[in-house]
Context: one part of a larger RNA
RNA sequence: UUGGCGGUAUAUGCGCACGCAGGCGGUCGAGUAAGUCACAUGUGAAAUCCCCGAGCAUAAACUUGGGAAUCGCAUAUGAAAGUGGUUGGCUAGAGUAUUGUAGAGGAGUGGUAGAAUUCCAUGUGUAGCGGUGACAAUGUAGUAGAGAUGUGGAGGAAUUCCGGUGGCGAAGGCGGCCCCCUGGACAAAGACUGACGCUCAGGUGCGAAAGCGUGGGGAGCAAACAGGAUUAGAUAACCUGGUAGUCCACGCUGUAAACGAUGUCGAUUUAGAGGUAGUGGUCUUGAACCGUGGUUUACGGAGAUAAUGCGUUAAAUAGACCGCAUGGGGAGUCCGGCCGCAAGGUUAAAAAUC
Repeated sequence: UUGGCGGUAUAUGCGCACGCAGGCGGUCGAGUAAGUCACAUGUGAAAUCCCCGAGCAUAAACUUGGGAAUCGCAUAUGAAAGUGGUUGGCUAGAGUAUUGUAGAGGAGUGGUAGAAUUCCAUGUGUAGCGGUGACAAUGUAGUAGAGAUGUGGAGGAAUUCCGGUGGCGAAGGCGGCCCCCUGGACAAAGACUGACGCUCAGGUGCGAAAGCGUGGGGAGCAAACAGGAUUAGAUAACCUGGUAGUCCACGCUGUAAACGAUGUCGAUUUAGAGGUAGUGGUCUUGAACCGUGGUUUACGGAGAUAAUGCGUUAAAUAGACCGCAUGGGGAGUCCGGCCGCAAGGUUAAAAAUC
C1' cells in the first nucleotide's frame, strides 16, 4: 500500500469519554485554477523488450537499419462539471434562548428516621443454649444464673415493603427521607446563530472489586489463622471462633467474562404487540379514541449469516473516521523503555517446537 475479516465457532472493537494535529464534510451563487482534464514542445543515453526490414542456407541463435515504446518530469496554452482555496447567501446538520416533564444522574467529614444484629446496665426466671447430615464436637458461651422475655442505653453498617426485562448515567455505576449545590436527556412551539459539523494517532480525564500509604472508625460479615468434625488422608467443602479488609477522609493503583463478548456518527429499508416519561387533536368526557417525536422489551418479514441467532436499538443496505487480528503453543512471557511506594501495569519479541 492492497484485499478480506472481527456477537459465538476462530485470532481480532481500546473499559468509557473529551479532544489538538490528521482524515472526511449540508445547500445555492460568483469568481480562482492548487489538484483534475485536453492539446503542444522539450526531455526520458545506449543496449534490452515489441514491430517492419537486411545479412548467412527462406532455419534458430547472432549481427545490423528504421520505427514504436519508455505515460514519467518540466514548460506553454486552454477547459471549469466535480475536489480544494477565496467570497456572498440559505436553513434541513449543529447549537442557543423560552415553557414544561420524568428520573436510585453526581458531589457534600449536611441533617434526620425506623426495623434488625451485636454489646452494656437492670427486672422476671431456670437448666439448658448453640450448632449439624448427625439428641456431633469444639465453644475465654452458661448455676459467678446463660438462652428466653421486659425496660433503658451505646455504637457501626445497610436501607425491608414499594421494586418492575421500571428509571437515570459516557462507561464504571446509582436505591430510606429532607435541605443546599450541580450535570445531562426529552417534548412543545419555531424566536435566534448560520455549517459553527463527524471521527480522532499522540494527549488528557473518569474508571467495579481487590490491593497500597497516612489518620480515624469497627456493629455485622469475613481472606489469613486456631480449634472441632468428616475422611484412608482433608493444608478443603460443614461447624465454633477470628485478624486484615469491608466503612470515612485525603492520596495512589488503572485492572475485570470493565459483556450487548457487538467502536463512534449520521442516512435508507415491510409489519404487528407491550413497558416508560412527554405532547397535539376529537367527541359520546372515558381507566376513551385518533395521531406525533424520545427511550426500552419480547417476537418476527425481506435481507444478510457457516449455523446459532440478528432483524428500523441490524449481525440488512450504502458511507465517514478510528482501534485491532493474521496457525497452535512458546507468551501477554523475556529484554529494554515508560508509569507505580509496592503489588504490579503498559508497550512487547525471538529461538527451538508441532